Overview: Large-subunit ribosomal RNA, domain VI from a metagenome, 266 nucleotides, folded computationally.
[in-house]
Context: one part of a larger RNA
RNA sequence: CGUAAGAGAAUUGAGAGGAGCCUUCCUUAGUACGAGAGGACCGGGAAGGACGCACCGCUGGUGUACCUGUUAUCGUGCCAACGGUAAACGCAGGGUAGCCAAGUGCGGAGCGGAUAACCGCUGAAAGCAUCUAAGUGGGAAGCCCACCUCAAGAUGAGUUCUCUUUGGGAGUUAAUCCCUUAAGGUCACGGAGAGAUGAUCCGUUGAUAGGCAUUAGGUGGAAGUGCAGUAAUGUAUGUAGCCGAGAUGUACUAAUAGACCGAGGG
Numbered sequence: 001c002g003u004a005a006g007a008g009a010a011u012u013g014a015g016a017g018g019a020g021c022c023u024u025c026c027u028u029a030g031u032a033c034g035a036g037a038g039g040a041c042c043g044g045g046a047a048g049g050a051c052g053c054a055c056c057g058c059u060g061g062u063g064u065a066c067c068u069g070u071u072a073u074c075g076u077g078c079c080a081a082c083g084g085u086a087a088a089c090g091c092a093g094g095g096u097a098g099c100c101a102a103g104u105g106c107g108g109a110g111c112g113g114a115u116a117a118c119c120g121c122u123g124a125a126a127g128c129a130u131c132u133a134a135g136u137g138g139g140a141a142g143c144c145c146a147c148c149u150c151a152a153g154a155u156g157a158g159u160u161c162u163c164u165u166u167g168g169g170a171g172u173u174a175a176u177c178c179c180u181u182a183a184g185g186u187c188a189c190g191g192a193g194a195g196a197u198g199a200u201c202c203g204u205u206g207a208u209a210g211g212c213a214u215u216a217g218g219u220g221g222a223a224g225u226g227c228a229g230u231a232a233u234g235u236a237u238g239u240a241g242c243c244g245a246g247a248u249g250u251a252c253u254a255a256u257a258g259a260c261c262g263a264g265g266g
Stems, first nucleotide, its partner, number of pairs: 001153001005164007015150004021049007033038001051107005059101004066094005071086006110145001112144002118138004167179004184261004189203004208254003211250005217243003224237005
């Protein structure tokens, strides 16, 4: 922009894409078959491999400043306690959320259809024979459905429901144009379950973000003081102190104030 008014929802499915895999074991059954050796079709059950989708409760990885330890050096006048730098974490031990796999869950189901090679039934031309000429069956990981996803720009633009309504002005009172509006929407503002940006979703009839309180979880026992020791250090106060993203609660702060677009009779 279109979908012959303007909107908000819910749908149908033309069409498109994805998936489609394989192995082993048990049983049927040491049965059918076979002199024996060997050894099934069909059917039922179980375990797994690779691949795919999703998720983070478990096992773990990462987690660039969350906690701790520690070396050198500089600084806060000194001690103590801290801070900066050491290649874009100095090094080292751990690690919440998020993301992820090596972790976990699920998937590849059809006694649906039409068929290929092939196997048939009936059957003439051609008194026989013949699956074929008329007629009529079976038959594949393949084809069409079925399963999952997208989908009316499917310009062939579909369907259903709901909402808005006879405002003002210019103009041959016509076409048309302008303005203010309705339903509705956009910007702005605070954001995340969303996200490169657009988009999507939520917002005062509010827990959306920050703060604060409590807490899960992480680290691992703070500073100060006391005590023991000549001291290094240890120990008590004390599951201490500190803490990014997690959870719950709480309107304290900010989601305010506002601006704009948008039919008017098809």
Source information
The full RNA is in RNAcentral, with records from SILVA. Rfam family: Bacterial large subunit ribosomal RNA. Rfam links the family to the GO terms structural constituent of ribosome and ribosome.